[in-house]
RNA sequence: CUUAUGAAGAAAGGAUGAGGGAUUGGCCCUUUGACUCCUUGGCAACCUGUUCAGUAUAAAUAAGGUGCCAAAUCCAGCGGAUAUAUUCCGGUAGAUAAG
Numbered sequence: 001c002u003u004a005u006g007a008a009g010a011a012a013g014g015a016u017g018a019g020g021g022a023u024u025g026g027c028c029c030u031u032u033g034a035c036u037c038c039u040u041g042g043c044a045a046c047c048u049g050u051u052c053a054g055u056a057u058a059a060a061u062a063a064g065g066u067g068c069c070a071a072a073u074c075c076a077g078c079g080g081a082u083a084u085a086u087u088c089c090g091g092u093a094g095a096u097a098a099g
Stems, first nucleotide, its partner, number of pairs: 001099005011040005019029003023077004041069003046065002049061003073093001078090004
């Protein structure tokens, strides 16, 4: 850079000790222990493997490579429609996977 995906799902223990949720605003989480690291466990099914099937998909499975396990990507940001309360659609940005 390209493509795909986002209201589903899934946490205990130990170490440490004050920040964290990308960014801005909001709103939250947090000494009843955040973030991070380790161990174990789990979720999911993008890649891969296996089974089935076989034209290609689809489906099942979960050993391997990632990812993830507060809140919709926590919400909004830009544009349009609706019409003042908002709601809806698209986009940007960011995240993850594959190339």

Model confidence (mean pLDDT): 81 of 100. This is a predicted structure of a 99-nucleotide RNA (SAM riboswitch aptamer (S box leader)) from a marine eukaryotic metagenome.